[in-house]
RNA sequence: GUCCUCAUGGUUUAAUGGAUAGAAUACAUCCCUCCGAAGGAUGUGAUCCAGGUUCGAUUCCUGGUGAGGGCA
Repeated sequence: GUCCUCAUGGUUUAAUGGAUAGAAUACAUCCCUCCGAAGGAUGUGAUCCAGGUUCGAUUCCUGGUGAGGGCA
C1' cells in the first nucleotide's frame, strides 16, 4: 500500500429489512435468612461516527475511526 473480518448496556453477547433492540452477568431496591451466601421479584442502562438507499436500517451501500488477520 492493498484485501478480509469485527465494532450493540459496565462486561459477554442475540437479533440477515418491519420488536417496546432480547438475554446472561454486573449494579440498585425488595422478598427469603438470626446474619450472610445461594435462590426469587422489580428496576436502571446499549446499536463506533458521517452520509446514502428504502415507506421502514442493528441489518444493505459509500467514506471515516478503532481492533484483529492475510498478501506485498
Transfer RNA from a Candidatus Magasanikiibacteriota bacterium, 72 nucleotides, folded computationally. The sequence is in RNAcentral, with records from ENA. Rfam family: tRNA. Rfam's curators write: Transfer RNA (tRNA) molecules are approximately 80 nucleotides in length. The prediction has a mean pLDDT of 82.